[in-house]
Context: one part of a larger RNA
RNA sequence: UUGGGCGUAAAGCGUUUGUAGGUGGAAAAAUAAGUCUAUUGUUAAAUCCAGGAGCUUAACUUCUGUCCAGCGAUAUGAAACUAUUUUUCUUGAGGGUGGUAGGGGUAGAAGGAAUUCCUAGUGUAGCGGUGAAAUGCGUAGAUAUAGGAAGGAACACCAGUGGCGAAGGCGGCACUCUGGACCAAUACUGACACUGAGGUGCGAAAGCGUGGGGAGCAAACAGGAUUAGAUACCCUGGUAGUCCACGCCGUAAACGAUGAUCACUCGCUGUUGGCGAUAUACUGUCAGCGGCCAAGCGAAAGCAUUAAGUGAUCCACCUGGGGAGUACGCUCGCAAGAGUGAAACUC
Numbered sequence: 001u002u003g004g005g006c007g008u009a010a011a012g013c014g015u016u017u018g019u020a021g022g023u024g025g026a027a028a029a030a031u032a033a034g035u036c037u038a039u040u041g042u043u044a045a046a047u048c049c050a051g052g053a054g055c056u057u058a059a060c061u062u063c064u065g066u067c068c069a070g071c072g073a074u075a076u077g078a079a080a081c082u083a084u085u086u087u088u089c090u091u092g093a094g095g096g097u098g099g100u101a102g103g104g105g106u107a108g109a110a111g112g113a114a115u116u117c118c119u120a121g122u123g124u125a126g127c128g129g130u131g132a133a134a135u136g137c138g139u140a141g142a143u144a145u146a147g148g149a150a151g152g153a154a155c156a157c158c159a160g161u162g163g164c165g166a167a168g169g170c171g172g173c174a175c176u177c178u179g180g181a182c183c184a185a186u187a188c189u190g191a192c193a194c195u196g197a198g199g200u201g202c203g204a205a206a207g208c209g210u211g212g213g214g215a216g217c218a219a220a221c222a223g224g225a226u227u228a229g230a231u232a233c234c235c236u237g238g239u240a241g242u243c244c245a246c247g248c249c250g251u252a253a254a255c256g257a258u259g260a261u262c263a264c265u266c267g268c269u270g271u272u273g274g275c276g277a278u279a280u281a282c283u284g285u286c287a288g289c290g291g292c293c294a295a296g297c298g299a300a301a302g303c304a305u306u307a308a309g310u311g312a313u314c315c316a317c318c319u320g321g322g323g324a325g326u327a328c329g330c331u332c333g334c335a336a337g338a339g340u341g342a343a344a345c346u347c
Base pairs, nucleotide, nucleotide: 004318005317008300012315014202015201017199021195022194023193025089026088027087028086029085030084031083033082034081035078036077037075038074039073040072041071042070043069049065050064051063052062053061054060092192093189094188097184098183099182100181104178105177111155116150118148119147121145122144126137127136163170164169207248208247209246210245211244212243216242217241221237222236223235224234259314260313261312262311263310264309267292268291269290270289271288272287273286274285275284276283296303297302320347321346322345329340330339331338332337
C1' cells in the first nucleotide's frame, strides 16, 4: 500500500464558517468525453500454462500454441449509466406572512441579602479555632448586640436528567442594540445542496503585557499543630491572582472519551415549546430533552429513531510497548510555551 478500524483496546481536529476538491433530487432532448463494442499495433527472449518430442524415467532440454491484463491508434458502431449542453419540475435548500419559548450575545443604569473594614453607642472578659490544641485577636475594651457610613465581588429561594447556544459557555431586576431556533398555513425562487485539504473566526481555567480595582477567597510565603520526618493533609495569617478595560496566549478528562449531513428500522413512559379539534380531560402531530426495552449490533459491559443498528457522501485520524509528544528544523508567541514531529536504542 491493499485491507481493517476509530465510545471504553491505537485512533473523531475543542468548535464554527468556508476556498479548492470530492459527492449530489425528478422529467425530457441532444452530444458521445468517460463506458461498452469491432478492427489493429505494442507488451523482447527466456519463464508460466496446454499439447507434443528427446535423453531408459524424472528433473532437465526442446517444438508448437494460447492466455490474462495494461497502454496506444482507427471507426457512417451502441447510448443504459456518469459527464456536458438545452428545456422543464418541486419533494432537497432558501425565502415572504402570522405566531411562540428561551440563564443566546452586547452596552450602560439602578437593586436587596451577606462578608469585611470604618465610625459613634450598649456591654465585659474572653473570643476564635480543633480530633485535641496552639499560633492569632482582646482591658489601648475584642467577641456579642443595635444605628450610620464605605467598598468590592457574587446574585439565596424560583431551579427542574428544565431552557438557550456551533463549541467554550450562559442564571437577581428592567431597559438598549442584536444572532439563532421552533410551529402553522403556504404566495415565491427553482437543486441554489452536502462535506470540506489549506485558510478564517470563536475558544474554560491558568498564565502574560499596560492601566485601574481589591470585600471575600487564596497558589507562593510565614507561623502553629500532627508526625519517626511532614517542604503535606488540619489551624491562624497572607501576596500574586481571582474583578474591570484593552491586547496577547490557544490549551483542558475542550467528554457523549461517540466528526458532519441524509435515508430507513418494534414499542412503552416522563418532560419542554408549538399547532389542530369549541376544550381543562383525552388524543393526534412537529421540534427538542430524559428513562426503559425489541430486532440488530457489540469482546463484553452495554448501545438501541438523540444508535454504538442498516445503508450513502465527504473529511479528520490509527497501525505493538517504551524512547516521546522528546530531539532537531520550521511557523507562531513578549514570555510561558503552542503547532508540526522523528531516529538510534530497548522489550